Predicted 3D model of RNase P RNA and transfer RNA as a complex of 477 nucleotides. Its mean pLDDT, the model's own confidence on a scale to 100, is 77. It holds a member of the Rfam family "Bacterial RNase P class A". Its family is annotated with tRNA processing, ribonuclease P activity and dimeric ribonuclease P complex in the Gene Ontology. The family's RNA type in Rfam is ribozyme.
RNA sequence: GAAGUGAGUGAGAUGGUCGCUGGUGGCGUUCGCGCCACGAGAGGAAAGUCCGGGCUCCGCGGGACAGAGCGGUCGGUAACGCCGACCAGCCGAGAGGCUAGGGAAAGUGCAACAGAAAGCAAACCGCCUACCGCCGCCGGUUCGCUGGCGGCGCGGUAAGGGUGAAACGGUGCGGUAAGAGCGCACCAGCGGCCGAGGCGACUCGGCCGGCUAGGUAAACCCCGCUCGGAGCAAGGCCAAACAGGAAGCAGCCGGCGCGAGAGCGCCGGCCCGGACGAGUCCGGUCCGGCAUCGACUUCCGGGUAGGCCGCUCGAGGCGUCGAGCAAUCGGCGUCCUAGAUGAAUGACCAUCGCCCACGCCCAGCGUGGGAACAGAACCCGGCUUAAAAGCUCACUUCGAGG
RNA sequence: CGGGAUGUAGCUCAGCUUGGCUAGAGCGCUGCGUUUGGGACGCAGAAGUCGCAGGUUCAAAUCCUGUCAUCCCGA
Numbered sequence: 001g002a003a004g005u006g007a008g009u010g011a012g013a014u015g016g017u018c019g020c021u022g023g024u025g026g027c028g029u030u031c032g033c034g035c036c037a038c039g040a041g042a043g044g045a046a047a048g049u050c051c052g053g054g055c056u057c058c059g060c061g062g063g064a065c066a067g068a069g070c071g072g073u074c075g076g077u078a079a080c081g082c083c084g085a086c087c088a089g090c091c092g093a094g095a096g097g098c099u100a101g102g103g104a105a106a107g108u109g110c111a112a113c114a115g116a117a118a119g120c121a122a123a124c125c126g127c128c129u130a131c132c133g134c135c136g137c138c139g140g141u142u143c144g145c146u147g148g149c150g151g152c153g154c155g156g157u158a159a160g161g162g163u164g165a166a167a168c169g170g171u172g173c174g175g176u177a178a179g180a181g182c183g184c185a186c187c188a189g190c191g192g193c194c195g196a197g198g199c200g201a202c203u204c205g206g207c208c209g210g211c212u213a214g215g216u217a218a219a220c221c222c223c224g225c226u227c228g229g230a231g232c233a234a235g236g237c238c239a240a241a242c243a244g245g246a247a248g249c250a251g252c253c254g255g256c257g258c259g260a261g262a263g264c265g266c267c268g269g270c271c272c273g274g275a276c277g278a279g280u281c282c283g284g285u286c287c288g289g290c291a292u293c294g295a296c297u298u299c300c301g302g303g304u305a306g307g308c309c310g311c312u313c314g315a316g317g318c319g320u321c322g323a324g325c326a327a328u329c330g331g332c333g334u335c336c337u338a339g340a341u342g343a344a345u346g347a348c349c350a351u352c353g354c355c356c357a358c359g360c361c362c363a364g365c366g367u368g369g370g371a372a373c374a375g376a377a378c379c380c381g382g383c384u385u386a387a388a389a390g391c392u393c394a395c396u397u398c399g400a401g402g
Numbered sequence: 403c404g405g406g407a408u409g410u411a412g413c414u415c416a417g418c419u420u421g422g423c424u425a426g427a428g429c430g431c432u433g434c435g436u437u438u439g440g441g442a443c444g445c446a447g448a449a450g451u452c453g454c455a456g457g458u459u460c461a462a463a464u465c466c467u468g469u470c471a472u473c474c475c476g477a
Stems, first nucleotide, its partner, number of pairs: 001398009012352007020041002023038006043373001047384002050382005055231004067227005072086005087101001088099004102222002107220002109216002124161002126157003132153009169187006188212001190209008235309004244300005251270008271289006316335008354370006403476007412429004422460001431447005453469005
């Protein structure tokens, strides 16, 4: 310098003007609120809502089945399907990356096409002629047969060819008619036992065995472990209007008439309620006055609209020290840092900072331009996704130079 | 906040359950024929990373995981 691998960073700063939402204080108020001052006001993902928990309410004797989820080992954690370290397998030349990583010598199923054969055996080409049968040629013959060569059948074989993603270990020697774990040696792999190391997954070594066990469980299934439901529109408090229920509420006095009486009717006065008029007080007119009344009064329960709480101090942030490879945990100090509810957190200007382009290159300067993804809604831990210009660190390989 | 469905050719849909065969159908499109010309009709043809990424498998539109987009339902 080139090509990569793995981690991060970056997400503007200050001041001014005008606004928005809460808080505190003061003043005013028609009690609805208004004005003034001070101080606060989005994220690394606030997102997707995919996991896990806190919190709240409901449910709950025990067991089994079903269902769902998870699956190497050890650790971390409130918990997890998350994180760390390690083991194994695969990929890469390497730094590194990926893995739903229990079980296929329990059972069932599946494997297109090709191929003889696809799961437990099988035989197309090929190889063989030891055994058996037949035929031909040549030779021998005691004419009964017999030797050699060749062919066919029956048969043997799975080394080689060919098919396939996959064909029942590999190499070598022996062996054989040809072959074959048929026998042996070594190697790979499997099972058992033993030893060493490790908490463990597992690794290394030795001995023995039978010679080899196919793939697929992100197919059914088997094994082990875990799992009650709902969600802040949870839940609690206050509580209009309408509807419902209960209770309450005023008539009294005098006179006359009728009547046996109880009582009824009329008139007058006082009183109560309502309407009209009037408008301080009061006066007048009209209507009604005991009802299972009412649209009046009071109370009750549930609870709608609406309001308040839940609501933000928390598995909290920052700094430092210690334990640990790490995830993480512990001690000490320090800080309080959004709580809105159709939903605030904004706009503009100035200066500085960052980046890009141009001015031939570097520095500097000048001019012009740019700054992403996105926005809380009960809270927290993860995962995933989105993310501009640029920048930093560690490591790997290659090339060049010293 | 909770639950569900869909994504395949320009458009509308099959195929996915039970993985394999060249991924098909209708409409549309292109060319040719027919007609004086057009339509209809006949013949031939083109057109698909099966939303995207990764994984399982010999093999993935199909199975699994993640993700993106759209739609529906309930409180």